A computed fold for a 315-nucleotide RNA from a Methanobacteriota archaeon, annotated as Archaeal signal recognition particle RNA. It matches the Rfam family "Archaeal signal recognition particle RNA". A reference for the family is Wild et al. (2002), "Towards the structure of the mammalian signal recognition particle", Curr Opin Struct Biol. Clan: SRP clan. Model confidence (mean pLDDT): 76 of 100. It is recorded under the gene name ffs.
RNA sequence: GUGUAGAAUAGACCGGGGAGCUAGGCGUUCCCUGUAACCAGAAAUCGCCGAUAUGCUGGGGUCGAAUCUGCGAGGCGAUGUAACGAUCAUCUAUUGAUCCAUUUGUUACCUAUGAAACCUUGUCCUUUGGGAUUAGGGGUGACGAUGAUGCAUACUCGGAGGAGUAUGUGUCGCGUCUUUGCUGUGGGAACCGGGCGAGGCACGGAAGUGAGCAACCUUACCAUAGACUACUGAUGCUCAGAGGGUUAACGGGGUUGAGAACGCAGAUGGGUAGUCAGUAGAUGGCACGUGCGUCCACUUAAGGGGUUUCUACAC
Repeated sequence: GUGUAGAAUAGACCGGGGAGCUAGGCGUUCCCUGUAACCAGAAAUCGCCGAUAUGCUGGGGUCGAAUCUGCGAGGCGAUGUAACGAUCAUCUAUUGAUCCAUUUGUUACCUAUGAAACCUUGUCCUUUGGGAUUAGGGGUGACGAUGAUGCAUACUCGGAGGAGUAUGUGUCGCGUCUUUGCUGUGGGAACCGGGCGAGGCACGGAAGUGAGCAACCUUACCAUAGACUACUGAUGCUCAGAGGGUUAACGGGGUUGAGAACGCAGAUGGGUAGUCAGUAGAUGGCACGUGCGUCCACUUAAGGGGUUUCUACAC
C1' cells in the first nucleotide's frame, strides 16, 4: 500500500412531480405517479423561508463509508393543436324508397237473393211557383124601411114651462146582403159623445113641464188574449218545374252475365314539395384513436464528485 473480517464516526435513505397560492421558493389543498420502507403536532386575512430559498417543531427505523449527482435513451400521466381517422349537427348535390299510371302474380271481405263494367238518375248549387211553419201588418162595404132623437128654416096654438105641422140634414138603434174584417177580458171621455138621471135648480096657484151635475148603462178610443187573414216578408221543412255541377262516396232504375275490393310482392313509365335510407362534398362542433408540440413520476445509465478513523489476519 492492497484485500478480508469486526468496531466507530461523519453521513445517507425512509419518495417524486404538476396545478393552484406567492413578487419568488417550499408546506398545508387538488391531481398524477413510485417504493421493501416511518410516526406525531400546528399551518390560507396561514406556517417556514430568500436565487446557498426545494418547509417548521418533536421523535423513530434501516444502512453506514455507505453512497450522491446524472448527458442520452425509454416512458405512466397531464396538457395543447386539430393534420388524418371515427363521431355529432346543419346545408348542398345525387341515388333509391315513399307518390301516380299501366301491368303481372298472390290474397279472397263479397258474389247468380247478381261480381266487375257501362248508361241514367238522386243526394249538392242557382232560380220560379204551391204548401207548411214563422214574423209583421190588418179590422169591410152596400141597401132598406121604420122608430127615437139633435140641429136649421118656415108656419100655427098657449099666460109661462111648452105643444103641433112641414122641409132639409146629422146621430143612434133595427133588418137584409156581403166580408178575414170577428170574439173574450180590463180600462174609458171633468164639461165640449149618447141614454138615463137621486138631490138641488127654473117656470107655474096647481097639475105638470123643462134644462141638467154626480152615480149607473153604453159608444168612440186604448190595452191585452184568442181566432181569422185578400196584404208584406223570412225559412235549416216539403211538393212540382227549369238550368247547372259532381264521379270522391253512397242510394234508386236499366243493360249485361262471372267475377272481384283492400293489402302484399315484382316489372315498365312518370313525378319528386315534404319525409326516410344510402353515397359524395362543404361548414361547424367534439377530443375517442393516430400524428405533432410542451411538462413529467418512474426505469436504465455514459460520465463526474466522494470513499474517514481504530483493531486483527493474509499478501